RNAcentral holds the sequence, with entries from ENA.
The RNA shown here (transfer RNA) has 74 nucleotides and comes from an Elusimicrobiota bacterium.
Rfam family: tRNA. It is annotated as a transfer RNA.
The prediction has a mean pLDDT of 80.

[in-house]
Parts: sequence; structure tokens; C1' cells
RNA sequence: GCGCCCAUAGCUCAGCUGGAUAGAGCGAGCGCCUCCUAAGCGCUAGGUCGCGCGUUCAACUCGCGCUGGGCGCA
Repeated sequence: GCGCCCAUAGCUCAGCUGGAUAGAGCGAGCGCCUCCUAAGCGCUAGGUCGCGCGUUCAACUCGCGCUGGGCGCA
């Protein structure tokens, strides 16, 4: 330098044949239980869906560029 893949909650990741309030597990806070803790159970909070532009009535999802990470070729 070229090609491919990835970027969504504090962490690990689903979701992406475009459409309805964007989700799970772990973690956090609160409560129940218990003599106390742990375990278990319930509830709650937490997201500019990496950034910008475009396509569209409508974009986490499609296109282009950029940034960061990974793999391969040279």
C1' cells in the first nucleotide's frame, strides 16, 4: 500500500430481508429472604447504536468517507 471483518449499556455480546417503546447475561443500586453474609428471588437505573455526509416517508440496519481495533496479502 491492497483486501476482508469488527465498533450497540461499566464488561461480554444479540438484534441489522429498513418500520412499532433498542434487548440479554454479568456488574451496579434498592428491596425480600437470613441472626449476619453469601446464594436465591424481585424491582430500578444505565445507550448521541464510534464520527460525519448521503439514500429514504422512515436508518442501529443501506451507500460513501473518516477514526480505532483485528486478520490476510505484498